A computed fold for a 350-nucleotide part of an RNA from an uncultured bacterium, annotated as small-subunit ribosomal RNA, central domain.

Context: one part of a larger RNA
RNA sequence: CUGGGCGUAAAGCGCACGCAGGCGGCUGAUCAAGUCUGACGUGAAAUCUCCCGGCUUAACUGGGAGGGGUCGUUGGAAACUGGUUGGCUUGAGGUGGUGAGAGGGGUGUGGAAUUCCCGGUGUAGUGGUGGAAUGCGUAGAUAUCGGGAGGAACACCAGUGGCGAAAGCGGCACCCUGGCACUGACCUGACGCUCAUGUGCGAAAGCGUGGGGAGCAAACGGGAUUAGAUACCCCGGUAGUCCACGCCGUAAACGAUGAGUACUAGGUGUGGGUGGAGUCAAAUCUAUCCGUGCCGAAGCAAACGCGCUAAGUACUCCGCCUGGGGAGUACGGCCGCAAGGCUAAAACUC
Numbered sequence: 001c002u003g004g005g006c007g008u009a010a011a012g013c014g015c016a017c018g019c020a021g022g023c024g025g026c027u028g029a030u031c032a033a034g035u036c037u038g039a040c041g042u043g044a045a046a047u048c049u050c051c052c053g054g055c056u057u058a059a060c061u062g063g064g065a066g067g068g069g070u071c072g073u074u075g076g077a078a079a080c081u082g083g084u085u086g087g088c089u090u091g092a093g094g095u096g097g098u099g100a101g102a103g104g105g106g107u108g109u110g111g112a113a114u115u116c117c118c119g120g121u122g123u124a125g126u127g128g129u130g131g132a133a134u135g136c137g138u139a140g141a142u143a144u145c146g147g148g149a150g151g152a153a154c155a156c157c158a159g160u161g162g163c164g165a166a167a168g169c170g171g172c173a174c175c176c177u178g179g180c181a182c183u184g185a186c187c188u189g190a191c192g193c194u195c196a197u198g199u200g201c202g203a204a205a206g207c208g209u210g211g212g213g214a215g216c217a218a219a220c221g222g223g224a225u226u227a228g229a230u231a232c233c234c235c236g237g238u239a240g241u242c243c244a245c246g247c248c249g250u251a252a253a254c255g256a257u258g259a260g261u262a263c264u265a266g267g268u269g270u271g272g273g274u275g276g277a278g279u280c281a282a283a284u285c286u287a288u289c290c291g292u293g294c295c296g297a298a299g300c301a302a303a304c305g306c307g308c309u310a311a312g313u314a315c316u317c318c319g320c321c322u323g324g325g326g327a328g329u330a331c332g333g334c335c336g337c338a339a340g341g342c343u344a345a346a347a348c349u350c
Stems, first nucleotide, its partner, number of pairs: 003322004007304002012318001014201004021194003025088007033081002035077007042069001048066007091191001092188003095184005103177007110154001115149007125136002162169002206247006215241002220236004258317006266295012299306002323350003332343004
């Protein structure tokens, strides 16, 4: 390489959009590029296979036949692929109606709690721990009552619940805005799927400029513990955590499971919709569609387990793997303010 694979053994890009490319529903006509086929030409010799012969045999060698191609020219076939043209509606999209939602951005606003400040009451402790100590407190703390300031997060509701492509999203109200489900079967008529390169989004930490700073808290200081204790525990505490704008582009970015479509027993819970039964209205029952869990037929699997939300049965497209270490490193290139990121070896060694 051919292959074989990618939940946990090496292997699914963090997620999406999408050009090129690859692949593509039902039906009629036509062309004949792919495809199949006839004829002719060519496919040197040697080599290869078979037959016959020559060296005593064989190797070797002479003769004959055959085979050998993304090949060319020409004639034909039309199922499939493809081109052109016509039609269709189930894929896709649109439209009308209904609906749920922490989906996103912005503005405003509410209460509880922590801390701090002011004032009242009040007096000797308080805090903390396994036990202590550092700390705070007679300059009046802790406790308690009233008032005020400020920042951050939103108890209950809350759910294996919902929404989002993923990252992620949770007080309340308003403004702007994306997506989704169900339903009518009204419109378009294959307009689709995937996607190298590319582009965008992307937790936390980190970086730049300016603000903000209650609580928490890397670093740091102190108290303990200990043989030591650069820790675990305690008292403090700065970046940071928050906001605006701009970077960074990583993660056990996980379902460790790429996207799309179709097919393949059931049972049970839950969220959203629609139809039917039921009811004053409900509850409830039933059918069905979409989502989200659990248990399981067949099947799959090394096992664990998966099992209509597949890791089953198939197809299309992309990404990735190919013994361990060296190493996700060096060098080079690209990106970044930096930190660093992306791409990515070899010697050597087992």
Overview
Its mean pLDDT, the model's own confidence on a scale to 100, is 88. Rfam family: Bacterial small subunit ribosomal RNA. Its family is annotated with structural constituent of ribosome and ribosome in the Gene Ontology.